[in-house]
The prediction has a mean pLDDT of 82. A computed fold for a 121-nucleotide RNA from Aneurinibacillus danicus, annotated as SAM riboswitch aptamer (S box leader). The organism belongs to Aneurinibacillus, within Bacteria. It matches the Rfam family "SAM riboswitch aptamer (S box leader)". Its family is annotated with regulation of gene expression in the Gene Ontology. From the family's description: The SAM riboswitch is found upstream of a number of genes which code for proteins involved in methionine or cysteine biosynthesis in Gram-positive bacteria.
């Protein structure tokens, strides 16, 4: 950096350095000295992690058999030591492709692009 799978309308401080940017990219709208990026406390979720019930299994193990241990996979809960992420705005909205409405602007569906995490390589 690149592949693969999920997710992406909720959640989340009027607090300290700290100075002008920032919302990825183009075109809007927008945040901003009633202080931006960035750091550092705090926070919030709950991917990876632990951990209860169910209920199924081409799977292991023990039974004559019935079943019983284990382990997977999937549902619904509970946790928050650590790895990360996040902490205006639906990924802020659109950009291509199809649809619906309606008269010039709305709305739906879907891909593309991003972004996060886990994987194996």
């Nucleotide at each position: 950096g690149a592949c693969u799978u999920a997710u992406c309308a909720a959640g989340a401080g009027a607090g300290g350095c700290g100075g002008a940017g920032g919302g990825a990219u183009u075109g809007g709208c927008c945040c901003g000295a009633u202080g931006a990026a960035g750091c550092c406390c705090g926070g919030c979720a709950a991917c990876c992690c632990c951990u209860g019930u169910g209920u199924u299994c081409u799977u292991u193990c023990g039974u004559u058999g019935g079943c019983g241990a284990a382990g997977a996979a999937c549902a619904c809960g509970g946790g928050a030591a650590g790895g990360u992420g996040c902490u205006a705005c639906a990924u802020c909205c659109a950009g291509c492709a199809g649809g619906a409405g309606a008269a010039u602007u709305u709305c739906c569906u879907g891909a593309g692009a991003g972004a996060u995490a886990a994987g194996g390589a």